[in-house]
RNA sequence: AUACCUUAAAGCUAAACCCAUCGUGAGAUGGGGGCAGAAAGCCACGGAUCUUCAAUAGAUAGCCGGGUUGCCUUG
Numbered sequence: 001a002u003a004c005c006u007u008a009a010a011g012c013u014a015a016a017c018c019c020a021u022c023g024u025g026a027g028a029u030g031g032g033g034g035c036a037g038a039a040a041g042c043c044a045c046g047g048a049u050c051u052u053c054a055a056u057a058g059a060u061a062g063c064c065g066g067g068u069u070g071c072c073u074u075g
Base pairs, nucleotide, nucleotide: 005075012037013036017032018031019030020029021028022027035062041068042067043066045065046064047063048060049059050058051057
């Protein structure tokens, strides 16, 4: 120095629920909130689930896998 496991601190994200706005809808965004997370950062590539006005359409990355980027350090 690097990899894996592990420890701590700082910081980060933010489920349900409530309010506003947008959307036919699944849901999204903002505010409050905090169940949790260790990539709960990003990407719909495979699977899965869901929506619809059914098409060359959408939603979920906090469902699983995959890709990609990345902070800190006790043992």

This is a predicted structure of a 75-nucleotide RNA (c-di-GMP-I riboswitch aptamer) from Desulfocapsa sp.
The coordinates come from a structure-prediction model, not an experiment, and the mean pLDDT is 82.
The model forms 94% of the base pairs in the Rfam consensus.
Taxonomically the source falls in Desulfocapsa (Bacteria, Pseudomonadati, Thermodesulfobacteriota, Desulfobulbia).